This is a predicted structure of a 296-nucleotide RNA (Bacterial RNase P class A) from a Burkholderiales bacterium. A source record names the gene rnpB. Its Rfam family is "Bacterial RNase P class A". By type it is a ribozyme. NCBI's taxonomy places the organism under Bacteria, Pseudomonadati, Pseudomonadota, Betaproteobacteria, Burkholderiales. The prediction has a mean pLDDT of 75.
RNA sequence: GAAGCUGGUCAGGCAAUCGCUGCCUUGAGCAAUCAAGGGGGAGGAAAGUCCGGGCUCCAUAGAGCAGGAUGCCGGUUAAUGGCCGGCCGCCGCGAGGCGAGGAACAGGGCCACAGAGACGAGUAUGCCGCAAGGCGGACGUGAAACGCGGUAACCUCCAUCCGGAGCAAGGCCAAAUAGGCAGGCGAUGAAGCGGCUCGCUGAGUCUGCGGGUAGGCUGCUUGAGCGAUUAAGCAAUUAAUCGCCUAGAGGAAUGAUUGCCCACGACAAAACCCGGCUUAUCGAUCAGCUUCACUC
Repeated sequence: GAAGCUGGUCAGGCAAUCGCUGCCUUGAGCAAUCAAGGGGGAGGAAAGUCCGGGCUCCAUAGAGCAGGAUGCCGGUUAAUGGCCGGCCGCCGCGAGGCGAGGAACAGGGCCACAGAGACGAGUAUGCCGCAAGGCGGACGUGAAACGCGGUAACCUCCAUCCGGAGCAAGGCCAAAUAGGCAGGCGAUGAAGCGGCUCGCUGAGUCUGCGGGUAGGCUGCUUGAGCGAUUAAGCAAUUAAUCGCCUAGAGGAAUGAUUGCCCACGACAAAACCCGGCUUAUCGAUCAGCUUCACUC
RNA backbone atom coordinates (compact mmCIF):
# COMPACT_ATOMS: atom_id res chain seq x y z
C1' G A 1 0.00 0.00 0.00
C1' A A 2 -3.90 -3.51 -1.42
C1' A A 3 -7.59 -7.10 -0.13
C1' G A 4 -10.22 -8.83 4.02
C1' C A 5 -12.21 -10.49 9.29
C1' U A 6 -14.42 -9.16 14.07
C1' G A 7 -16.55 -5.66 17.49
C1' G A 8 -18.17 -0.57 18.59
C1' U A 9 -19.98 4.73 17.55
C1' C A 10 -22.63 8.39 14.45
C1' A A 11 -27.00 8.78 11.07
C1' G A 12 -25.98 16.16 7.78
C1' G A 13 -24.53 20.61 11.00
C1' C A 14 -25.45 25.81 12.51
C1' A A 15 -28.63 30.22 12.59
C1' A A 16 -33.28 33.04 11.82
C1' U A 17 -38.65 33.23 11.16
C1' C A 18 -43.47 30.96 11.28
C1' G A 19 -46.17 26.88 13.19
C1' C A 20 -47.80 21.76 15.95
C1' U A 21 -48.11 18.87 20.74
C1' G A 22 -47.46 17.64 26.17
C1' C A 23 -45.29 19.65 30.97
C1' C A 24 -44.06 23.77 34.55
C1' U A 25 -44.72 28.94 36.27
C1' U A 26 -47.53 33.48 36.16
C1' G A 27 -52.01 36.12 34.85
C1' A A 28 -57.39 36.20 33.33
C1' G A 29 -61.92 33.33 33.85
C1' C A 30 -67.45 30.28 37.93
C1' A A 31 -65.79 26.74 34.56
C1' A A 32 -64.48 25.00 29.83
C1' U A 33 -60.41 27.49 28.39
C1' C A 34 -57.23 31.53 26.82
C1' A A 35 -52.61 34.61 26.94
C1' A A 36 -47.29 35.24 28.17
C1' G A 37 -42.62 33.05 29.54
C1' G A 38 -39.53 28.66 30.20
C1' G A 39 -38.35 23.79 29.02
C1' G A 40 -39.21 18.61 26.47
C1' G A 41 -40.67 16.38 21.71
C1' A A 42 -39.09 9.20 17.22
C1' G A 43 -35.22 4.98 15.75
C1' G A 44 -30.97 1.88 15.09
C1' A A 45 -33.97 -0.45 13.33
C1' A A 46 -39.65 2.98 16.12
C1' A A 47 -40.54 -2.12 10.94
C1' G A 48 -41.90 -7.72 10.53
C1' U A 49 -45.04 -9.25 14.90
C1' C A 50 -41.09 -14.35 14.70
C1' C A 51 -39.59 -15.83 19.98
C1' G A 52 -39.30 -14.66 25.53
C1' G A 53 -40.96 -11.81 29.85
C1' G A 54 -43.50 -7.83 32.85
C1' C A 55 -48.53 -5.99 33.61
C1' U A 56 -54.14 -6.97 33.41
C1' C A 57 -58.53 -10.05 33.30
C1' C A 58 -60.53 -15.04 33.15
C1' A A 59 -59.72 -20.10 34.47
C1' U A 60 -57.15 -23.33 37.83
C1' A A 61 -56.78 -29.76 43.74
C1' G A 62 -53.48 -33.08 41.33
C1' A A 63 -52.32 -35.80 37.06
C1' G A 64 -53.03 -36.84 32.01
C1' C A 65 -54.70 -36.54 26.57
C1' A A 66 -54.46 -33.47 22.26
C1' G A 67 -51.48 -29.56 20.09
C1' G A 68 -46.96 -26.65 19.72
C1' A A 69 -41.79 -25.65 20.53
C1' U A 70 -36.84 -27.06 21.65
C1' G A 71 -32.80 -30.96 21.36
C1' C A 72 -23.87 -31.89 22.03
C1' C A 73 -21.82 -30.17 27.14
C1' G A 74 -21.59 -26.13 30.61
C1' G A 75 -22.83 -21.15 31.93
C1' U A 76 -25.79 -16.45 31.83
C1' U A 77 -30.65 -14.10 32.47
C1' A A 78 -36.89 -12.01 34.92
C1' A A 79 -37.20 -15.39 30.75
C1' U A 80 -36.12 -17.35 25.86
C1' G A 81 -35.76 -20.91 20.53
C1' G A 82 -31.48 -15.15 22.78
C1' C A 83 -26.35 -14.53 24.38
C1' C A 84 -21.34 -16.49 26.12
C1' G A 85 -17.53 -20.44 26.62
C1' G A 86 -15.97 -25.39 25.19
C1' C A 87 -16.12 -30.12 22.15
C1' C A 88 -17.18 -32.18 17.36
C1' G A 89 -18.29 -31.61 12.00
C1' C A 90 -18.05 -28.51 7.50
C1' C A 91 -16.08 -24.00 4.77
C1' G A 92 -11.85 -20.48 4.38
C1' C A 93 -4.29 -19.86 3.05
C1' G A 94 -5.74 -17.00 7.40
C1' A A 95 -8.14 -13.50 10.89
C1' G A 96 -12.70 -16.09 11.24
C1' G A 97 -17.68 -18.04 9.68
C1' C A 98 -21.71 -21.77 9.71
C1' G A 99 -24.25 -26.08 12.16
C1' A A 100 -32.49 -28.41 14.94
C1' G A 101 -25.40 -31.51 16.84
C1' G A 102 -30.74 -37.06 20.93
C1' A A 103 -32.61 -42.07 18.92
C1' A A 104 -32.29 -45.86 12.50
C1' C A 105 -32.11 -52.93 17.33
C1' A A 106 -40.02 -49.80 18.80
C1' G A 107 -42.73 -49.24 14.22
C1' G A 108 -44.25 -47.00 9.42
C1' G A 109 -42.76 -44.16 4.95
C1' C A 110 -39.15 -42.60 1.27
C1' C A 111 -34.28 -43.34 -1.41
C1' A A 112 -34.02 -38.98 -8.07
C1' C A 113 -30.32 -40.49 -12.12
C1' A A 114 -27.40 -44.64 -12.92
C1' G A 115 -27.84 -49.66 -11.84
C1' A A 116 -29.88 -56.59 -12.28
C1' G A 117 -31.33 -54.88 -7.61
C1' A A 118 -32.41 -49.00 -3.03
C1' C A 119 -34.20 -53.70 1.29
C1' G A 120 -38.87 -56.44 -2.18
C1' A A 121 -35.65 -59.41 -4.59
C1' G A 122 -32.57 -60.38 -8.59
C1' U A 123 -28.18 -61.67 -12.62
C1' A A 124 -25.72 -57.84 -17.43
C1' U A 125 -20.32 -59.31 -17.17
C1' G A 126 -18.20 -63.32 -14.42
C1' C A 127 -17.70 -68.52 -12.12
C1' C A 128 -19.75 -73.78 -12.06
C1' G A 129 -22.55 -76.83 -15.36
C1' C A 130 -23.40 -80.45 -21.98
C1' A A 131 -28.01 -78.15 -20.87
C1' A A 132 -31.95 -76.87 -17.63
C1' G A 133 -30.22 -74.36 -13.89
C1' G A 134 -27.19 -72.83 -9.68
C1' C A 135 -23.59 -69.04 -6.88
C1' G A 136 -23.16 -63.82 -4.90
C1' G A 137 -17.17 -64.32 -3.89
C1' A A 138 -15.64 -60.57 -7.63
C1' C A 139 -16.31 -56.57 -11.74
C1' G A 140 -19.58 -52.62 -12.88
C1' U A 141 -23.57 -48.52 -11.26
C1' G A 142 -24.33 -45.29 -7.33
C1' A A 143 -24.11 -40.72 -1.88
C1' A A 144 -25.34 -45.59 -0.18
C1' A A 145 -25.26 -52.53 -2.73
C1' C A 146 -27.63 -56.84 1.43
C1' G A 147 -24.24 -54.75 6.19
C1' C A 148 -29.86 -55.16 10.81
C1' G A 149 -27.53 -49.55 4.27
C1' G A 150 -29.06 -44.19 4.19
C1' U A 151 -32.80 -40.66 5.62
C1' A A 152 -35.90 -38.20 11.81
C1' A A 153 -35.66 -29.46 9.01
C1' C A 154 -40.60 -37.45 6.88
C1' C A 155 -44.16 -39.51 10.38
C1' U A 156 -42.50 -41.35 14.93
C1' C A 157 -39.95 -42.53 19.84
C1' C A 158 -37.38 -40.31 24.09
C1' A A 159 -36.30 -35.94 27.22
C1' U A 160 -37.54 -30.87 28.62
C1' C A 161 -40.89 -26.62 28.43
C1' C A 162 -45.78 -24.35 27.41
C1' G A 163 -53.45 -22.72 30.95
C1' G A 164 -56.22 -18.93 27.75
C1' A A 165 -56.88 -13.96 26.05
C1' G A 166 -54.73 -9.40 25.38
C1' C A 167 -54.02 -1.92 26.81
C1' A A 168 -59.99 -2.30 21.93
C1' A A 169 -56.34 -5.83 28.66
C1' G A 170 -58.43 -3.75 32.94
C1' G A 171 -60.11 0.13 36.70
C1' C A 172 -62.91 4.71 38.18
C1' C A 173 -66.56 8.79 37.50
C1' A A 174 -71.06 9.23 35.08
C1' A A 175 -75.63 12.64 31.55
C1' A A 176 -80.27 12.69 28.45
C1' U A 177 -84.01 8.99 27.34
C1' A A 178 -86.38 4.34 28.56
C1' G A 179 -86.83 0.32 32.07
C1' G A 180 -86.06 -1.74 37.44
C1' C A 181 -86.28 -1.63 43.09
C1' A A 182 -87.75 0.71 47.90
C1' G A 183 -90.52 4.36 50.57
C1' G A 184 -94.15 8.82 51.17
C1' C A 185 -98.82 10.97 49.43
C1' G A 186 -103.23 9.99 46.51
C1' A A 187 -110.81 9.27 43.79
C1' U A 188 -112.21 11.41 51.68
C1' G A 189 -108.96 14.20 44.80
C1' A A 190 -102.51 13.41 44.17
C1' A A 191 -100.46 16.33 40.45
C1' G A 192 -100.74 20.28 36.71
C1' C A 193 -102.69 25.26 35.03
C1' G A 194 -95.70 30.75 36.85
C1' G A 195 -97.29 33.08 43.91
C1' C A 196 -102.64 32.76 46.42
C1' U A 197 -108.12 31.82 45.98
C1' C A 198 -111.94 30.09 42.84
C1' G A 199 -112.47 27.23 38.67
C1' C A 200 -111.01 23.42 35.02
C1' U A 201 -108.63 18.71 33.79
C1' G A 202 -108.80 13.79 36.43
C1' A A 203 -104.36 9.23 38.12
C1' G A 204 -100.62 9.33 39.12
C1' U A 205 -96.86 12.00 41.65
C1' C A 206 -92.48 12.95 44.96
C1' U A 207 -87.91 11.25 47.11
C1' G A 208 -84.01 7.83 47.35
C1' C A 209 -81.18 3.74 45.32
C1' G A 210 -79.07 0.67 41.48
C1' G A 211 -77.32 -1.39 36.65
C1' G A 212 -75.80 0.59 32.17
C1' U A 213 -75.12 3.75 27.17
C1' A A 214 -72.91 8.49 25.26
C1' G A 215 -68.96 11.15 27.32
C1' G A 216 -64.77 11.93 30.60
C1' C A 217 -60.60 10.27 33.70
C1' U A 218 -57.05 6.46 34.37
C1' G A 219 -53.84 2.45 32.90
C1' C A 220 -49.23 5.99 30.39
C1' U A 221 -44.28 5.96 31.04
C1' U A 222 -39.01 6.13 36.92
C1' G A 223 -37.82 1.58 34.00
C1' A A 224 -35.36 -6.14 34.75
C1' G A 225 -33.77 2.37 32.81
C1' C A 226 -29.18 5.10 30.97
C1' G A 227 -23.93 6.83 31.76
C1' A A 228 -19.12 6.71 34.41
C1' U A 229 -15.72 4.30 37.82
C1' U A 230 -14.24 0.07 40.63
C1' A A 231 -14.51 -5.21 41.67
C1' A A 232 -15.59 -10.68 40.17
C1' G A 233 -15.51 -13.61 35.62
C1' C A 234 -11.94 -16.09 29.46
C1' A A 235 -16.79 -14.16 28.18
C1' A A 236 -22.05 -13.48 28.17
C1' U A 237 -23.13 -11.23 32.72
C1' U A 238 -23.31 -9.62 37.84
C1' A A 239 -22.39 -6.45 42.23
C1' A A 240 -21.16 -1.71 44.68
C1' U A 241 -20.72 3.70 44.49
C1' C A 242 -21.73 8.29 42.08
C1' G A 243 -24.44 10.98 38.47
C1' C A 244 -28.82 11.71 35.01
C1' C A 245 -34.42 11.99 33.66
C1' U A 246 -34.55 11.04 28.26
C1' A A 247 -41.86 11.73 23.75
C1' G A 248 -46.55 10.10 25.99
C1' A A 249 -50.35 11.69 21.62
C1' G A 250 -55.00 9.62 21.15
C1' G A 251 -57.80 10.88 14.49
C1' A A 252 -53.17 10.90 16.34
C1' A A 253 -47.86 16.44 17.48
C1' U A 254 -42.31 16.14 16.36
C1' G A 255 -43.16 20.30 10.57
C1' A A 256 -42.30 24.28 6.86
C1' U A 257 -39.45 28.41 4.65
C1' U A 258 -34.83 31.03 4.11
C1' G A 259 -29.37 31.69 4.58
C1' C A 260 -24.30 29.52 5.17
C1' C A 261 -21.09 25.12 5.07
C1' C A 262 -19.85 19.96 3.90
C1' A A 263 -18.53 14.28 2.64
C1' C A 264 -24.89 16.63 -0.62
C1' G A 265 -27.70 13.14 3.47
C1' A A 266 -29.90 6.00 3.01
C1' C A 267 -33.62 2.82 5.26
C1' A A 268 -37.55 4.47 7.58
C1' A A 269 -41.38 7.14 11.77
C1' A A 270 -43.57 5.77 18.58
C1' A A 271 -49.20 4.13 20.24
C1' C A 272 -48.85 -0.48 27.34
C1' C A 273 -43.61 -1.45 28.42
C1' C A 274 -39.06 -4.26 28.16
C1' G A 275 -35.13 -8.36 26.40
C1' G A 276 -33.90 -10.72 21.75
C1' C A 277 -34.08 -12.43 16.57
C1' U A 278 -34.84 -11.27 11.47
C1' U A 279 -35.20 -7.90 7.52
C1' A A 280 -34.14 -2.66 5.16
C1' U A 281 -30.16 0.99 5.15
C1' C A 282 -26.36 6.71 1.50
C1' G A 283 -22.28 6.72 3.98
C1' A A 284 -18.61 8.28 7.80
C1' U A 285 -15.43 6.85 11.75
C1' C A 286 -12.71 4.10 15.85
C1' A A 287 -10.26 -0.28 17.93
C1' G A 288 -8.15 -5.16 17.45
C1' C A 289 -6.60 -8.83 13.98
C1' U A 290 -5.37 -11.69 9.11
C1' U A 291 -3.20 -12.46 4.15
C1' C A 292 -0.30 -10.61 0.13
C1' A A 293 3.19 -7.10 -2.18
C1' C A 294 7.08 -3.45 -1.63
C1' U A 295 10.91 -0.52 1.18
C1' C A 296 14.44 0.00 5.33